A computed fold for a 90-nucleotide RNA, annotated as c-di-GMP-I riboswitch aptamer. The model forms 95% of the base pairs in the Rfam consensus.
């Protein structure tokens, strides 16, 4: 010192849940509230997955009104993954 790990310490993030406020919905923000995390930090046009599914396109259906699939559109970084990163015993 560097990598692989995670014992202490000192901080630091905040899942479900509740309230409020924004959207069509997923989801987001604030506050409270901790399951949990060494990256739960940043990235959502490198890549895969997932989640939505108003307007709109395209299809199928219906006498119509509507309905269904598939796209697009929006989210998820606490899915996995890129980048950059505190502390140190064993």
């Nucleotide at each position: 010192c560097a990598a692989c790990c995670g014992a202490a310490a000192g901080g630091g993030c905040a899942a479900a849940c509740u309230u409020g406020c924004c959207g069509g919905a997923a989801g987001g923000c604030a506050a409270g509230g901790a399951c949990g995390c060494a990256a739960a930090a940043c990235u959502a046009c490198a890549g895969g997955g997932c989640c939505u599914g108003a307007a709109c396109c395209g299809u199928c259906u219906u006498u119509a009104g509507g309905g269904g699939c598939g796209g697009g559109u929006g989210g998820c970084a606490g899915c996995c993954a890129g980048u950059u990163g505190c502390c140190g015993a064993a």

Model confidence (mean pLDDT): 80 of 100.